[in-house]
RNA sequence: GCCCCGUUCGUCUAGUGGCCCAGGACACCGCCUUCUCACGGCGGCGACACGAGUUCAAAUCUCGUACGGGGUACCA
Numbered sequence: 001g002c003c004c005c006g007u008u009c010g011u012c013u014a015g016u017g018g019c020c021c022a023g024g025a026c027a028c029c030g031c032c033u034u035c036u037c038a039c040g041g042c043g044g045c046g047a048c049a050c051g052a053g054u055u056c057a058a059a060u061c062u063c064g065u066a067c068g069g070g071g072u073a074c075c076a
Stems, first nucleotide, its partner, number of pairs: 001072007010026004018056001028044005049065005
């Protein structure tokens, strides 16, 4: 250089064109419970890496960029 794969809340993850202005668990914050803490209950906060395209509609398909991982070549 070329080829392939991956990137979603702080972390782990669901998602396979419409039920998703994205769901769950843990963490964090608040309230309740408790003599206190923990456990438990209820609620809150919080993410589709970035840009462009296709489509009536994109987390999902295509292209590019960035980052990460893997493979391969640099032989005469």
The RNA shown here (transfer RNA) has 76 nucleotides and comes from a Phycisphaerae bacterium. The sequence was found in a public genome assembly. Model confidence (mean pLDDT): 84 of 100. Rfam family: tRNA. Rfam's curators write: Transfer RNA (tRNA) molecules are approximately 80 nucleotides in length.